[in-house]
C1' cells in the first nucleotide's frame, strides 16, 4: 500500500416546546385533581429454539420398561445441546477456519444404473497360461491344440472390484515369499484424559449407511405470570333462619322408563357461602452491572469499592422545530434520506436481522529506508 484472518466497541449529537406511564415531594376545593423534581426501550427487546430460577398440580423410596434428547477429552457453569482449552479429521501460501466427532469385527434392513460378478471363507466378459492330465504331429529331442483345468498381473463397468507400491518367485499368476507403507491384536514411552510415539506379533476376504432400526453411557415428572395468592360489585341461582299465604286426581328433584316410597313449591325480611365483573399482590435488587487485586493459558472464581438503571396492562416510552453530524443528488446552497427493529415474570445461551462508522491484533504478497 494491496488482499485477507481473528476480535471488540458504537449505532445520530445538543437545545427548546408541547404531550404520555410510573415514582418521591408539597398544596388544596381530597379530584383517574394541580404544581415541583427525577426517571423512561435493545443489541439484538426479534425467533420462542435450549437451560434455569419462581408458581401450581402429581409424587412413599428405588430400580427397570417405555418415549423423548444428548455423545472426542478435560475444564467452566445454578444449569444447558452453552462456553474455554486440547485432541482428531477436512479446508485454506498463511492468520485461520469447519465439524451430529461413541459403535458398521452384535443383530436386522438398505444399496439406482452399469457391469460376467455388490457382501458371499465371493466373482472368469475380455485377455494371460496350459507346468499337470487328455488329443495331434514327429524316430526322438521336441512341436503344436485349447477339451478338462489354473489365474484376479493387464483391459472394460462402476463411487466402490476384497489391502498399495517394489524385488523376489511362477506355466501364467497369486501375501505365495520378502520390504516399506496401511490395518488388527499385544508391549512400552509421553500425556489427567481424547490421543501420539516408538518397537513387536499377525499375511490380515469382512465395502458404505446409525440425520434407518438398533446396541452402549449420560439426562429427563407434567404445565406455565393467561402460572399463582389474595380482596371482592351489581344481577342471577345455592344454603340457613325469621314472618306470612298455600295443601294438590298437579309440579320439581332423588342419572333414563314404570310402580311404590321420600323431600320440596309462592311471597316478604336478614344472614352465609362460592364464582364472574373489577381490585391489589406476583414485579423488577438480580445466579445484577460497574472498578479493581489476587488465582488461573482460557472460560471463569474469590475479595474489596462504587452504582440502582422501564415496569405499562384497552398495554406509556411519542411529536414538532433549530444547529450540526454522515449520505445521496443537482440548480453550490438548497433539496431528499437515517440500518434492523419496540419491553410485557426474570435470568444465563443460541439462532436470525441489521445501513454505515471505529478501534486492536495477526496473515500473505509487492515496494521503500
Nucleotide at each position: 500500500c494491496u488482499g485477507g484472518a481473528a476480535a471488540a466497541u458504537c449505532g445520530g449529537a445538543u437545545g427548546g416546546c408541547c404531550g404520555c406511564u410510573g415514582c418521591g415531594u408539597c398544596c388544596c376545593u381530597u379530584g383517574c385533581g394541580g404544581g415541583c423534581g427525577g426517571a423512561g426501550a435493545g443489541g439484538a427487546a426479534a425467533g420462542u429454539c435450549c437451560g434455569g430460577g419462581c408458581u401450581u398440580c402429581a409424587c412413599g423410596g428405588a430400580a427397570a420398561a417405555a418415549c423423548g434428547g444428548c455423545g472426542c477429552c478435560g475444564g467452566g457453569u445454578a444449569a444447558c445441546g452453552c462456553c474455554c482449552g486440547g485432541g482428531c479429521a477436512g479446508g485454506g501460501u498463511a492468520a485461520c477456519c469447519u465439524g451430529a466427532c461413541g459403535g458398521a469385527a452384535a443383530g436386522u434392513g438398505c444399496u439406482g444404473a452399469a457391469g460376467a460378478a455388490a457382501u458371499u471363507c465371493a466373482a472368469a466378459c475380455c485377455g494371460c497360461c496350459g507346468a499337470u492330465g487328455g488329443c495331434c504331429c514327429g524316430a526322438g529331442a521336441g512341436g503344436g491344440c485349447a477339451c478338462a483345468g489354473g489365474u484376479a498381473a493387464g483391459g472394460g463397468u462402476g463411487a466402490g472390484a476384497a489391502g498399495g507400491u517394489g524385488c523376489g518367485g511362477u506355466a501364467a499368476g497369486a501375501g505365495c515369499g520378502c520390504a516399506c507403507c496401511g490395518c488388527g491384536c499385544g508391549u512400552c514411552u509421553g500425556g489427567c484424559a481424547a490421543c501420539a510415539g516408538a518397537g513387536g506379533c499377525g499375511g490380515c476376504a469382512u465395502g458404505g449407511u446409525a440425520a434407518a432400526c438398533c446396541c452402549c453411557g449420560c439426562c429427563g415428572g407434567a404445565a406455565g405470570c393467561a402460572a399463582a395468592a389474595c380482596c371482592a360489585a351489581a344481577u342471577a341461582g345455592g344454603c340457613g333462619c325469621u314472618c306470612c299465604g298455600c295443601u294438590a286426581u298437579g309440579g320439581u328433584g332423588c342419572u333414563u322408563u314404570u310402580c311404590c316410597g321420600c323431600a320440596c313449591c309462592g311471597g316478604a325480611g336478614c344472614g352465609c357461602g362460592g364464582g364472574u365483573c373489577g381490585g391489589u399482590u406476583g414485579c423488577u435488587c438480580g445466579a445484577g452491572g460497574u472498578g479493581u487485586u489476587u488465582g488461573g493459558u482460557a472460560a471463569c472464581a474469590a475479595g474489596c469499592g462504587c452504582c440502582c438503571u422501564a415496569g405499562a396492562u384497552g398495554a406509556a416510552u411519542g411529536g414538532c422545530c433549530a444547529u450540526c453530524u454522515c449520505c445521496g443528488a443537482u440548480u453550490u446552497a438548497u433539496c431528499g434520506g437515517a440500518a434492523c427493529a419496540g419491553a410485557a415474570c426474570c435470568c444465563g445461551g443460541c439462532u436470525u436481522a441489521c445501513a454505515g462508522a471505529u478501534u486492536u491484533u495477526c496473515c500473505a504478497g509487492c515496494c521503500u529506508g
Bacterial RNase P class A from an Alphaproteobacteria bacterium, 369 nucleotides, folded computationally. Model confidence (mean pLDDT): 77 of 100. It was read from a public genome assembly, where an Rfam model found it. It matches the Rfam family "Bacterial RNase P class A". It is annotated as a ribozyme.